[in-house]
């Protein structure tokens, strides 16, 4: 320098064109308890960054940045 997969919550992953972008563990607060990290119930947190295409992008495409992989 060329291919290529990949980037969504603190973390590890889902949404494959039309849900208040969702589980899970973690954090916060409740409730119970003698006490509790256990359990149970609420809650806050995310789509790398510019563009384009769409009636409509986490999804498609250009470019850019990062990360891994293979070639040279």
């Nucleotide at each position: 320098g060329g291919c290529u997969u990949c980037g969504u919550a603190g973390u590890a992953c889902a949404a494959a064109g039309g849900a208040u972008a969702g589980u899970a563990c973690g954090u916060g607060g409740g409730u119970c308890u003698c006490c509790g990290g256990a359990a149970c119930c609420c809650a806050a947190a995310a789509u790398c960054c510019c563009g384009g295409u769409u009636c409509g992008a986490u999804u498609c495409c250009g470019g850019g940045c990062g990360a891994g992989g293979c070639c040279u």
Annotation:
Predicted 3D model of a 72-nucleotide RNA (transfer RNA) from a Bacteroidota bacterium. NCBI's taxonomy places the organism under Bacteria, Pseudomonadati, Bacteroidota. It matches the Rfam family "tRNA". By type it is a transfer RNA. Its mean pLDDT, the model's own confidence on a scale to 100, is 81.